[in-house]
Predicted 3D model of a 350-nucleotide part of an RNA (small-subunit ribosomal RNA, central domain) from a metagenome. RNAcentral holds the full RNA, with entries from SILVA. Its mean pLDDT, the model's own confidence on a scale to 100, is 88.

Context: one part of a larger RNA
RNA sequence: CUGGGCUUAAAGGGUGCGUAGGCGGGAUCGUAAGUGCUUUGUGAAAUCCCACGGCUCAACCGUGGAAGUGCUAGGCAUACUGCGAUCCUUGAGGUCGGUAGGGGCUGUCGGAACUGUAGGUGUAGCGGUGAAAUGCGUAGAUAUCUACAGGAACACCAAAGACGAAGGUAGACAGCUGGGCCGAUUCUGACGCUGAGGCACGAAAGCGUGGGGAGCAAACAGGAUUAGAUACCCUGGUAGUCCACGCCGUAAACGAUGUGCACUAGGUUCCGGAAUCUCUGACGAUGUCGGAGCCGAAAAGAAAUCGAUAAGUGCACCGCCUGGGGAGUACGGUCGCAAGGCUAAAACUC
Numbered sequence: 001c002u003g004g005g006c007u008u009a010a011a012g013g014g015u016g017c018g019u020a021g022g023c024g025g026g027a028u029c030g031u032a033a034g035u036g037c038u039u040u041g042u043g044a045a046a047u048c049c050c051a052c053g054g055c056u057c058a059a060c061c062g063u064g065g066a067a068g069u070g071c072u073a074g075g076c077a078u079a080c081u082g083c084g085a086u087c088c089u090u091g092a093g094g095u096c097g098g099u100a101g102g103g104g105c106u107g108u109c110g111g112a113a114c115u116g117u118a119g120g121u122g123u124a125g126c127g128g129u130g131a132a133a134u135g136c137g138u139a140g141a142u143a144u145c146u147a148c149a150g151g152a153a154c155a156c157c158a159a160a161g162a163c164g165a166a167g168g169u170a171g172a173c174a175g176c177u178g179g180g181c182c183g184a185u186u187c188u189g190a191c192g193c194u195g196a197g198g199c200a201c202g203a204a205a206g207c208g209u210g211g212g213g214a215g216c217a218a219a220c221a222g223g224a225u226u227a228g229a230u231a232c233c234c235u236g237g238u239a240g241u242c243c244a245c246g247c248c249g250u251a252a253a254c255g256a257u258g259u260g261c262a263c264u265a266g267g268u269u270c271c272g273g274a275a276u277c278u279c280u281g282a283c284g285a286u287g288u289c290g291g292a293g294c295c296g297a298a299a300a301g302a303a304a305u306c307g308a309u310a311a312g313u314g315c316a317c318c319g320c321c322u323g324g325g326g327a328g329u330a331c332g333g334u335c336g337c338a339a340g341g342c343u344a345a346a347a348c349u350c
Stems, first nucleotide, its partner, number of pairs: 004321003007304002012318001014201004021194003025088007033081002035077005041071002049065006091191001092188003095184005103177007110154001114150008125136002162169002206247006215241002220236004258317006266295008275286003300305001323350003332343004
């Protein structure tokens, strides 16, 4: 290096867009670079292989041949690949008409709850726990009613449900905006797939500057528990959680399953679209396209399981793995304000 693999044993990049590269639909003509056949020259000698010969044999040596899978040049072939030209429509994209949706961004508004402030009623407790205590309360709490203020989150609907590339997305309305799906008697005519680098996005926590701060709550303080209790329980409580802008770039970023295309029994439920049938509609039925689940044939699998949403059968391209520990560490490089991220060993040891 090849062979082997990557749901759970080591192994799919967090996700997308896309450069180089790799790979690429149907038809015809040309070319003949790859490819095949044939020929030319070369491919030193020795060695290896074959034949014959010489030392009594052998090792060894001599002579001849073959080989030297390569390169060079000429000719021929044209199936496939490449290249050039022309055409095609099924891949891909556009146009037109519909359609569902918590897809994204911005703004406005809403009610419930909570906390606080002010006032009314009212009086001795409240709160909390396994039991308590810390705590709050006669300066009038808790409870209850009214008004006001504030911030955050949006019950029911709600689902096996929807959308998004992933992270993720849920009160209502408006504006701006991305994508999907279905239908067409429509257009372009291979414009495609993948994608090393690269670029963009990327939960939570964390960081910077400025706001905001109701509830919750790392740290911290106190009360308990306990042998102790730097905890679990309780009372408080600051960062933070929220907003704007800028960083960070990581997660069990999970379906622990890369992307695209094609093919391979069925059954069942739901979401979205269009069509046909029945008596108009509705409901319903039928088959159909796209999506989300469950169960299963064959196949696969170590099994669990997977099974048209494959982990089946194939093709194209990328990423990754190679015993455990040392270690996702050190060193170096690079990015970052920092925290740290990315890249990534060895000694030694079992």